[in-house]
Overview
A computed fold for a 1403-nucleotide RNA from an uncultured Pseudomonadota bacterium, annotated as small-subunit ribosomal RNA. Its mean pLDDT, the model's own confidence on a scale to 100, is 83. The sequence is in RNAcentral, with records from ENA and SILVA. Its Rfam family is "Bacterial small subunit ribosomal RNA". Gene Ontology terms of the family: ribosome and structural constituent of ribosome.
């Protein structure tokens, strides 16, 4: 913006087409005829479509009742007779922009009104009296009529009425969602009588009269919400929806109202309020898509402004026929299901390309080219439905009828009619042509690699992934799934026995009400009988269809339709069992309870008496402290304290007995008596006869503190107040001390009110104590022993997650309660109840986390405990730490001061030696297949001698020389040039690595098989009693056996023995300056191999055993020192800078070379050592006595020169030969005399030596001169248990040379001390607590300061719903009505009946 009625009963003809008449024609006239606009009037409009606001009952589902209406349609009976009076359209004349409307005037009808006629209708006083109608269209024989008809006759209609199907309206039962922080509601409210009203029952409305009526079976309020068949999902039971089809309600722009009708309080109807929107000439008027479609908003999102009435079906009509966004198609959306398709077979050179690689290959993969075969789909093209048969025509029989009309019902032929649509569906060409994506590849879950990225980017359902080698991100190769679909998101159900009816729980995980009594309410012994609610069988109605199931059938299957079953678990009625449960009515003792006779007790109330012990007061002796502490002070005391002794007050609590012993329902209850007064327990008789058990609400009681009113008040003792302790001490620890604590009465009403275990009631092996009774038995005060009743341990079954329970169950069962449902917010706010307050009970949500938690396991800790070790302390020598220097480090400078090591365990460490080299580091010149490995080409042998220039590297130019080996091709070695594959890196990560090494710790421990225990983690062995240096051994043991660790086998030292005798060694003999020489083989010693040490021997201790302690003997005695040897492991220890390596990075440089600096700086601060501070010593002379080592590029001897460092000079040595070499403290004189010295040697200055290409930066080392700080070192802290400490000096390795006081060795001279395990360090074994497991360097609590999320107060502000009260009140129904109007009916008229407007009273 379009679409969403008919029909000629009526008066009529605007429009259209014909037909008549009239006129020359133009044109008029005629409603005749087909048909008709508007309009009168009948039926429809209450159906059909369309939503889900509203509704927790006015609705719905289901089964029932009775007091009710129906248009159209079926049956039946009757009847349709005779008048009137108007009004639209129409016409004239007006008002308005319109919408619309006014005045006159004309007209019909199946509109409208009277009359007559009326029954089986209605009312009824039972006499009666009310009450209708409509006409139209068809055919025709006689007979009547001018004619139109009359008349008859058929059809549709119309009026009364009976009944019927459908349909509707009312009621009853029962069933339908959440909250009780919602417990009382309720006045027409619930019954009655009487009226009214309605189609109709009823408080549906009134009057009057009674107080009733619902409600923990949950009334009332909130909130939310259409209900059902049914769907989804579940095994089911439930549990969640109520699209799409189906039935019912409700609604139609929001509220309200009624008339019309058979049906509405009416989706496309009025009428009145409101909000919107529109037009307007401002005066006033329209409008109403939750109908089809469509369009804006909104939103994650939801379609054509389509075709058709051919079908099925509505509405009118006699019917054709119209009408119809209902319907039926057709577009759009993979939305969702169901079916297809995108090719099939061959085909290995395993192409190519990619991807990956251990480099050999592997995947991709028969996949693909390529042969060859099919053609479903789609292309082109040809044929082609079903759905259509009625009605209709025609002929025909039958009935009806006077009829060959008119209808009806059958039969024959027969014509039209398709939106879908040229649509399924068939054929026929060509031709692999036209057709694969989407998630995903840690685990759960099928499916893995390599790049990039580097806690970035991102992933991510849960656990988690990403901080340089990510199967977790992103790409990428492969591969795994489903496939015209695949993922994501939201949603329901299920897994979820995680609200447990089916089918869970409460010692300790969340959860027994603190306890009792006791009302509804639950359930309840034995037995008969009876009944029939409950059960439990049958039978009849119902349980719409449609869905689900089953068996057929139609589309090629299939989804889809579509016949039949069966099913709807249900309700209602009926018929019948009668076991169990209710009921009722009798009995019975066993459950319970009552009486009699005992018994035991800190049960309770109330009065009273008592003695000990603190306190104060009074008096006596007394003197100076006393109290109190880890240790002090505060406090008290010369005004006499404390102490003692006598007297007296006064509160309060009752030592011993006392005991997992009583009592009690809990909470409690403790000196003696006395009254009062509850429960329990025994024994055995009698009595009632289920009286019983649990308990929602409700009532009582209820430790302590606490509150109140009034006593009381020694002691103790929150606050408080001082004194300590302490960084601080608003605490422990001391001196004081106020409420309270006790009484008496009234309140809180809570607790780890615990056995963390609600109450009764049955059933199920036991061992031992204890406390009340009773019984038996003995050898009679003691002892066995049976029983009930308490109250404890220990323990079978069996439970339980384990712990642990275990006749006192947490076992097996049965009855009620009361509780729980992840941790925090929080027992918190709110809101209701109780309190005098404190508060108490009931009790959430937002919101956050991914977890809280229980039991046991293993370490690991502990200012937790048992035992035991260590130079761990302690005893002791001697140092560090102050002094100067040297060294290594941080720090700081620097161009650079290369790098690493950083508690122990770095710090004289890598470095066993930095002037150059080393050298990684800086500057600056230079090189690019390279200094260096491999292979290829071509040249030259190799080498080799001078010059130039330069700081050198490195450039240039020059001399000499042409070997070797050959099959004669050519090869070996080098050497120059090119070319690339490659070298090269002391660059990066020791948190990718190997290998080495530190440390725990030379500590005694760490595991394993097998077997047992345990659900399991795991546990036993390894624990235990002894012993040991030892997990060393012995015994014992559910454990038996093994590893690797301990020890022992290895090397040194300590004694003897045997072999052997130079170069080493000499007793005897000779000889010499001299083991120098002859000579000896005893001794030293030297280097081979034996012996020896084993708790073997004795005696004690012990457990007849492991050891253990003392002794003998022996060179050595209990591993003789002494070394080498490092378990499973831990520090992500140290090392990518020996070395090796895996990524990653450089590649005319982070790689190579060269020359020069730097690694050696220097306010400062450690850490390691030398040397000092002296007399136990320094200087000077003299004079003994080692051991282990190194020496040919080496060590150097005698002699000579130099004060010496050194220099000459040459001898012997490849070393038990000869050299370095003198050892040195020591010892023997002298001298110094406590002094910054004759101690100390630092720095500086001068002169020299050596090495070395070079000692400037930056070497050692002579000498001569100078002569600093230091006079024994705060806190602190370091090493040694015997040839050790301390102290003396010798040698080596790196190495030209040396910053060495360093490192590794050698050897002289050589002490002191350990009481002993308390405490400090560190370690081992059992135990024990744990909220710790990166393991106490843990974990974790609060505040606070930033920001953020949610929620709370907050003066007030505002919306919603909802009760109560009052105020206005529009449209309307019905009733009044004074007022105005009025055609039909009465009446001659006046008037009258009636009816309309206005008013009104209620709402």
């Nucleotide at each position: 913006u379009g679409c969403a009625g008919u029909c000629g009963a009526c008066g009529g003809c605007a429009g259209c087409a014909c037909g008549g008449g009239a006129g020359c024609a133009a044109u008029c006239c005629u409603g005749g005829u087909g048909g008709c606009g508007a309009g009168u009037g009948g039926c429809g409009a209450a159906c059909g479509g369309g939503u889900g606001a509203g509704u927790a009952a006015u609705a719905u589902a289901u089964c029932g009742g009775a007091a009710c209406g129906u248009g159209c349609c079926c049956a039946g009976u009757c009847g349709u007779g005779g008048g009137g009076g108007a009004u639209a359209a129409c016409g004239u004349a007006g008002a308005g922009a319109a919408a619309u409307u006014u005045a006159c005037g004309c007209u019909a009808a199946u509109a409208c009104c009277g009359c007559a006629u009326a029954c089986g209708a209605u009312c009824u006083a039972a006499g009666g009296a009310u009450g209708a109608a409509a006409g139209c269209g068809g055919g025709g024989g006689a007979u009547c009529g001018c004619a139109a008809g009359a008349c008859c006759u058929c059809g549709c209609g119309c009026g009364a009425u009976u009944g019927g199907a459908g349909c509707g309206g009312c009621u009853g039962a029962u069933a339908u969602c959440a909250g009780a922080u919602u417990a009382g509601g309720u006045u027409g409210u619930u019954g009655g009588u009487g009226a009214g009203g309605u189609a109709a029952a009823a408080g549906c409305u009134c009057a009057c009269c009674a107080a009733g009526c619902c409600g923990a079976c949950g009334a009332u309020c909130u909130g939310u919400a259409g209900c059902u068949g049914g769907u989804u999902u579940g095994a089911g039971a439930g549990a969640a929806c109520g699209a799409c089809c189906a039935g019912c309600c409700a609604c139609a722009c929001u509220g309200g109202g009624a008339c019309u009708g058979a049906g509405a309080c009416a989706c496309g109807g009025c009428c009145c309020a409101g909000a919107c929107u529109c037009c307007u000439a401002c005066g006033g008027g329209a409008g109403g898509c939750a109908g089809c479609a469509g369009u804006g908003g909104g939103g994650a999102a939801u379609u054509u402004u389509g075709g058709a009435c051919a079908a099925u079906g509505g509405g009118c009509g006699a019917a054709a026929g119209c009408c119809u966004g209902a319907u039926c198609c057709a577009g759009c959306a993979a939305u969702g299901c169901c079916g297809c398709g995108u090719g099939c077979a061959g085909g290995a050179a395993g192409a190519a390309g990619g991807c990956c690689u251990u480099c050999g290959g592997g995947u991709u993969g028969u996949a693909a080219a390529c042969u060859g075969c099919u053609u479903u789909u789609g292309u082109a093209c040809g044929g082609a439905a079903c759905g259509a048969a009625a009605c209709g025509g025609u002929c025909u029989g039958c009935c009806c009828u006077a009829a060959u009309a008119c209808g009806g019902c059958g039969g024959g032929c027969u014509a039209a009619u398709g939106a879908c649509g040229g649509u399924a569906c068939c054929g026929u060409a060509a031709g692999a042509a036209u057709a694969a994506g989407c998630a995903c590849c840690g685990g759960c879950u099928a499916a893995c690699u390599c790049u990039g990225u580097g806690c970035c980017a991102g992933c991510a359902g849960c656990c988690g992934c990403g901080g340089u080698a990510a199967u977790a991100c992103a790409g990428a190769g492969g591969g795994u799934g489903c496939g015209a679909g695949c993922g994501u998101u939201a949603a329901u159900c299920g897994g979820a026995a995680u609200u447990a009816c089916u089918g869970g729980g409460c010692g300790u995980a969340a959860a027994g009400c603190g306890c009792a009594c006791g009302u509804a309410g639950g359930u309840g012994g034995c037995u008969a009988u009876g009944u029939a609610a409950g059960u439990c069988g049958g039978g009849u109605g119902u349980g719409a269809a449609a869905u689900c199931c089953c068996c057929g059938g139609g589309c090629u299957c299939a989804a889809c339709c579509u016949g039949g079953g069966a099913a709807c678990u249900g309700c209602a009625u009926u018929c019948g069992a009668g076991a169990c449960u209710g009921c009722a009515u009798g009995g019975c003792u066993g459950g319970a309870g009552u009486a009699c006779g005992g018994a035991a007790g800190a049960g309770g109330a109330a009065g009273g008496c008592g003695g000990a012990a603190u306190u104060c007061c009074c008096g006596g002796u007394g003197u100076a402290g006393c109290g109190g502490u880890g240790a002090a002070a505060u406090g008290c005391g010369u005004a006499g304290a404390u102490a003692u002794c006598g007297g007296g007050a006064g509160g309060a609590a009752c030592a011993u007995c006392a005991g997992u012993g009583g009592c009690g329902a809990a909470g409690g209850c403790g000196g003696c008596c006395u009254u009062c007064u509850g429960g329990u327990c025994c024994a055995g008789u009698a009595c009632u006869g289920a009286c019983a058990c649990u308990c929602a609400a409700g009532u009582g009681c209820g430790a302590a503190a606490g509150c109140g009113u009034g006593g009381g008040g020694a002691g103790c003792a929150a606050a408080c107040a001082g004194g300590a302790u302490u960084a601080g001490a608003u605490a422990c620890c001391c001196u004081g001390g106020u409420a309270g604590u006790c009484c008496a009465c009234g309140c809180c009403c809570u607790a780890a009110a615990c056995g963390a275990u609600g109450a009764g009631g049955a059933c199920u092996g036991g061992a031992u104590g204890u406390c009340g009774g009773a019984g038996g038995g003995g050898u009679c005060u003691g002892c066995c022993u049976u029983u009930c009743g308490g109250u404890g341990u220990c323990g079978u079954a069996g439970c339980u997650a384990a712990c642990g329970c275990g006749u006192u169950a947490a076992g097996u069962c049965c009855u009620c309660c009361g509780c729980c449902u992840g941790g925090g917010g929080a027992g918190u706010a709110c809101g209701g109840c109780c309190g005098c307050a404190a508060g108490g009970u009931u009790g959430a949500a937002a919101c956050u986390c991914a977890a809280a938690g229980g039991a046991a396991u293993u370490g690991a800790c502990g200012g937790g405990g048992a035992c035991c070790c260590g130079c761990a302390c302690a005893a002791g020598c001697g140092g560090u730490g102050g002094a100067g220097c040297a060294u290594g480090u941080g720090g700081u400078u620097c161009a650079a001061u290369u790098c690493g090591a950083u508690g122990c365990a770095a710090c004289g460490c890598g470095a066993a030696g930095a002037a150059c080299c080393u050298u990684a580091c800086c500057u600056g010149g230079c090189c690019u297949u390279g200094a260096c490995a491999u292979c290829c080409g071509c040249g030259g042998a190799a080498c080799u001698u001078g010059g130039c220039a330069g700081a050198a590297a490195u450039g240039c130019c020059u001399u000499g020389g042409u070997g070797c080996c050959u099959u004669c091709g050519g090869g070996a070695a080098u050497c120059g040039c090119g070319a690339g594959a490659c070298a090269g890196g002391u660059g990066c990560u020791g948190c990718a690595u190997g290998g080495c090494u530190g440390u725990c710790g030379u500590c005694a421990g760490c595991u394993c098989g097998u077997g047992u225990c345990g659900u399991g983690a795991g546990a036993u062995g390894u624990u235990g009693g002894g012993u040991u240096a030892a997990g060393u051994c012995c015994c014992g043991c559910a454990a038996c056996g093994a590893g690797c660790g301990c020890a022992a086998c290895c090397c040194u030292u300590g004694u003897c023995c045997u072999u052997a005798g130079u170069u080493g060694c000499c007793a005897u003999c000779a000889u010499u300056c001299a083991g120098u020489u002859g000579g000896g083989a005893a001794c030293u010693c030297u280097a081979a191999g034996g012996a020896g040490a084993c708790c073997g021997c004795c005696g004690g201790u012990g457990a007849c055993a492991a050891a253990c302690c003392g002794g003998a003997g022996g060179a050595a005695g209990g591993u003789g020192g002494g070394g080498a040897u490092g378990a499973c492991g831990u520090c992500a220890a140290g090392u990518c800078a020996u070395c090796a390596u895996g990524g990653c990075c450089c590649u005319u440089a982070u790689g190579g070379c060269c020359a020069g600096g730097g690694c050696u700086a220097c306010a400062c601060a450690c850490g390691u050592g030398c040397u000092a501070c002296a007399a136990u010593g320094g200087g000077c002379g003299g004079u003994a006595c080692a051991a282990a080592g190194g020496g040919u590029u080496g060590c150097c001897a005698a002699c000579c020169c130099g004060c010496a460092a050194g220099g000459g000079g040459g001898a012997g040595c490849c070393a038990a030969u000869c050299c370095c070499a003198a050892a040195a403290a020591g010892c023997c004189g002298u001298u110094c005399g406590u002094a910054g010295u004759c101690c100390g040697g630092a720095u500086c200055g001068g002169a020299g030596u050596c090495u070395g290409c070079a000692a400037c930066u930056c070497g050692a080392c002579u000498c001569c001169g100078u002569g600093a700080a230091g006079u024994c070192g705060g806190a602190a802290u370091c090493g040694c248990u015997a040839g050790u400490a301390a102290u003396c000096g010798c040698g080596g390795a790196u190495c030209a040379g040396c910053a060495a006081u360093g490192c590794c060795g050698c050897g002289g001279u050589g002490a002191a001390u350990a009481c002993g395990u308390u405490c400090c360090c560190g370690g081992g074994u059992c135990u024990u607590g744990u909220a710790c497991a990166c393991a106490c360097c843990g974990c974790c609590c609060g505040u606070c300061a930033c920001a953020c999320c949610a929620u709370g107060g907050a003066a007030g502000u505002u919306g919603g719903u909802u009760g109560c009260a009052c105020c206005a009140g529009a449209a309307g129904u019905a009733g009044g009505u004074a007022g105005c109007c009025u055609a039909a009916c009465c009446g001659c008229a006046a008037g009258g009946a009636g009816g309309g407007c206005g008013c009104u009273a209620c709402c």